Transfer RNA from a Planctomycetota bacterium, 77 nucleotides, folded computationally.
[in-house]
RNA sequence: GUCCUUGUAGCUCAUCUGGUUAGAGCGCAAGAUUGUGGCUCUUGAGGUAGCGGGUUCGAUUCCCGUCAAGGACCCCA
Repeated sequence: GUCCUUGUAGCUCAUCUGGUUAGAGCGCAAGAUUGUGGCUCUUGAGGUAGCGGGUUCGAUUCCCGUCAAGGACCCCA
């Protein structure tokens, strides 16, 4: 330098072909239970889906650019 993969909640990850309000587990907060804590149960908060742009009636999903992480290859020696 070229190419490929990945980026979604604090963490680990889903989301079949583009379609109604983007979810799960853990964690966090409140409550129930308990003499306290833990365990268990209930409820809740938390997201511009890396960033920017485009296509479309509609984009996490398709296209372009860019950033970051990982990997493969090429050139020189």

NCBI's taxonomy places the organism under Bacteria, Pseudomonadati, Planctomycetota. Its Rfam family is "tRNA". The family's RNA type in Rfam is transfer RNA. Rfam links the family to the GO term triplet codon-amino acid adaptor activity. The prediction has a mean pLDDT of 80. The sequence was found in a public genome assembly.